This is a predicted structure of a 73-nucleotide RNA (transfer RNA) from a Patescibacteria group bacterium. It was read from a public genome assembly.

[in-house]
RNA sequence: GGGCCGUUAGCUCAGUUGGUAGAGCACCACAUUUGCAAUGUGGGGGUCAGCGGUUCGAAUCCGCUACGGUCCA
Repeated sequence: GGGCCGUUAGCUCAGUUGGUAGAGCACCACAUUUGCAAUGUGGGGGUCAGCGGUUCGAAUCCGCUACGGUCCA
């Protein structure tokens, strides 16, 4: 320098070929307990890496950039 893959909640990851962004764990509150843990119920938390384009509508399609992984030189 070139090819391919990845980037979504604090962490690990889904997201059905474009139509309201989700799960588990973690966090907060309440119930239960003498207290803690465990369990149950409810709740908070997102610029979908960034910028642009296509579209009525983009996490999803296209281009460029950044970062990580891998292969080639």